Model confidence (mean pLDDT): 82 of 100. This is a predicted structure of a 72-nucleotide RNA (transfer RNA) from Neocallimastix californiae.
[in-house]
RNA sequence: GGGAGGUUGGCGCAACGGUAGCGCGUCCGCCUCCAGAGCGGAAGGUUGGGUGUUCGAAUCACUCACUCUCCA
Numbered sequence: 001g002g003g004a005g006g007u008u009g010g011c012g013c014a015a016c017g018g019u020a021g022c023g024c025g026u027c028c029g030c031c032u033c034c035a036g037a038g039c040g041g042a043a044g045g046u047u048g049g050g051u052g053u054u055c056g057a058a059u060c061a062c063u064c065a066c067u068c069u070c071c072a
Base pairs, nucleotide, nucleotide: 001071002070003069005067006066007065010024011023012022013021018055026042027041028040029039030038048064049063050062051061052060
């Protein structure tokens, strides 16, 4: 320098054009002498940045950044 992949709550991942969900974790409650387990509930995301397409974008296009991998 060229090609392919990835970037979404604290962590790991879904959602494949129509209100962003799940597990773990965190917090609160129930239970318990206490804790854990179990059960119930809650908070937490401007979806890496920008621009465009569209009635509507996490999703499509362009560009930038970071990361991983292959080639040179």
Taxonomically the source falls in Neocallimastix (Eukaryota, Neocallimastigomycota, Neocallimastigales, Neocallimastigaceae).